A computed fold for a 100-nucleotide RNA from a Bacillota bacterium, annotated as c-di-GMP-I riboswitch aptamer. NCBI's taxonomy places the organism under Bacteria, Bacillati, Bacillota. The sequence was found by an Rfam model in a public genome assembly.
[in-house]
RNA sequence: CACUCGAAAGGGCAAACCUGUCGAAAGGCGGGGGCGCAAAGCCAAGGGUCUAAGGCACGUGCAUGAUGCUGCACGGGCUAUGACAGCCUGGCCUGCCGAA
Numbered sequence: 001c002a003c004u005c006g007a008a009a010g011g012g013c014a015a016a017c018c019u020g021u022c023g024a025a026a027g028g029c030g031g032g033g034g035c036g037c038a039a040a041g042c043c044a045a046g047g048g049u050c051u052a053a054g055g056c057a058c059g060u061g062c063a064u065g066a067u068g069c070u071g072c073a074c075g076g077g078c079u080a081u082g083a084c085a086g087c088c089u090g091g092c093c094u095g096c097c098g099a100a
Stems, first nucleotide, its partner, number of pairs: 005098002012037002017032006035086001041092003045089003048084003054079003058075006
């Protein structure tokens, strides 16, 4: 000096919750607050999870004398182009300190 590792010291970040705000929502941002975290610094590359505005099809009802078409309303289903880095993997000439 470097790597591994994580005692000590100095610090750092900030869960749930409350609140303001943006958003269809998931969730993000600001303030308070501390569950925790040695990368809980940054990155959506892979997987996974969350949401469903929009789209798709189905069911029901209404509109028609009836059928068909079409439209409207309701219901749940599928779907990411949306989100999560404090889910995991991965990436970064990334970063503070230095005991065993």